[in-house]
RNA sequence: ACUAUCGACAAGCCGAAUUUCCUUGUUGUUAUGAGGAAAAUGGGGAACCCAUUUUUUGGGGUGAAUCCGCGUUCUGCGGUAGGGAUUUCCCUUUAUCCCGAACCCGUCAGCUAACCUCGUAGGCUUUAGAAAGGGGUGUU
Numbered sequence: 001a002c003u004a005u006c007g008a009c010a011a012g013c014c015g016a017a018u019u020u021c022c023u024u025g026u027u028g029u030u031a032u033g034a035g036g037a038a039a040a041u042g043g044g045g046a047a048c049c050c051a052u053u054u055u056u057u058g059g060g061g062u063g064a065a066u067c068c069g070c071g072u073u074c075u076g077c078g079g080u081a082g083g084g085a086u087u088u089c090c091c092u093u094u095a096u097c098c099c100g101a102a103c104c105c106g107u108c109a110g111c112u113a114a115c116c117u118c119g120u121a122g123g124c125u126u127u128a129g130a131a132a133g134g135g136g137u138g139u140u
Base pairs, nucleotide, nucleotide: 010126011125012124013123014122018039019038020037021036022035023034024033040120041119042118043117044116045115050110058108059105060104061103062102067079068078069077070076082099083098084097085096086095089135090134091133092132093131094130
């Protein structure tokens, strides 16, 4: 000097999955852990009214993740409803690259005010190819 790996900080992405406060554990301090609360936010159940002909052909929920075809039936291939990212701001359009899973309830749930109840995880990226129009922000 180069390459690879790991860690920290910072910035950022998918997702609801964030912030603040209090208590407590250790020789002491700090950080962290554990417990609790609040705010914010996401989901489920649940009246009247309305809706529904619908219940083993079981049904339903979270989620973008549904459906179709082929096939050597396997970590399979191709497509698709739908979803995400890339200009380090937002919106629209185009272009490109990706995802198109998994899990749960347990015979049971339409909508649904009051009310009841549950969650606040996990996984990744490291300056890399974006264009046009409109609207902002900052600086001068």